[in-house]
RNA sequence: UUCUUAUCCAGAGAGGUGGAGGGACUGGCCCAUUGAAACCUCAGCAACAGACACUAGUACUGUGCUAAUUCCAGAGGCUUAUGCUGAAGAUAAGAA
Numbered sequence: 001u002u003c004u005u006a007u008c009c010a011g012a013g014a015g016g017u018g019g020a021g022g023g024a025c026u027g028g029c030c031c032a033u034u035g036a037a038a039c040c041u042c043a044g045c046a047a048c049a050g051a052c053a054c055u056a057g058u059a060c061u062g063u064g065c066u067a068a069u070u071c072c073a074g075a076g077g078c079u080u081a082u083g084c085u086g087a088a089g090a091u092a093a094g095a096a
Base pairs, nucleotide, nucleotide: 001096002095003094004093005092006091007090008089013042014041015040016039017038021031022030023029025074026073027072028071043066044065045064048062049061050060051058052057070088075085076084
């Protein structure tokens, strides 16, 4: 990088460095000098795999995550409901 499977309306932020972008893409709508991205430290959430326990679970290890439903929409039919399915994306586990 590609493929397969599962999940995505819940949950969880402070400080330091930094100094203008960020929310995948496009459109919208937002966030941001009352300090964006990125990095570091500490804290937290969750429970995918491993481990332990085998009844529920624990949160030890490997990841992941901590504005807004994956922020909303994107394609499709249904036909009117803040609905359904899908694509794309993200994460985990396995495979090539």
The RNA shown here (SAM riboswitch aptamer (S box leader)) has 96 nucleotides and comes from Lentibacillus salicampi. It was read from a public genome assembly, where an Rfam model found it. Lineage of the source: Bacteria > Bacillati > Caryophanales > Bacillaceae > Lentibacillus.